[in-house]
RNA sequence: GCCGCCUUAGCUCAUCUGGUAGAGCAAUGAUCUUGUAAGUCAUAGGUGAUCGGUUCGAGUCCGAUAGGCGGCUCAA
Numbered sequence: 001g002c003c004g005c006c007u008u009a010g011c012u013c014a015u016c017u018g019g020u021a022g023a024g025c026a027a028u029g030a031u032c033u034u035g036u037a038a039g040u041c042a043u044a045g046g047u048g049a050u051c052g053g054u055u056c057g058a059g060u061c062c063g064a065u066a067g068g069c070g071g072c073u074c075a076a
């Protein structure tokens, strides 16, 4: 320098055909207990890396940029 993949909740990851964004763990509250943990129930938590485009509608399609991972080349 070239190519490919990835970026979604605090963490690990789903969401396959574009149509209201979810799970587990963690957190908070309640319950239970003499108390703690465990268990049970509930709640909160997202500008979906950034910017733009297409579309009635984008996490999903297209482009650019940034970061991460992997591979190839190394000629003059």
Base pairs, nucleotide, nucleotide: 001072002071003070004069005068006067007066010025011024012023013022019056027043028042029041030040031039049065050064051063052062053061

The RNA shown here (transfer RNA) has 76 nucleotides and comes from Brevibacterium sp. 239c.
RNAcentral holds the sequence, with entries from ENA.
It matches the Rfam family "tRNA".
The prediction has a mean pLDDT of 80.
Lineage of the source: Bacteria > Actinomycetota > Actinomycetes > Micrococcales > Brevibacterium.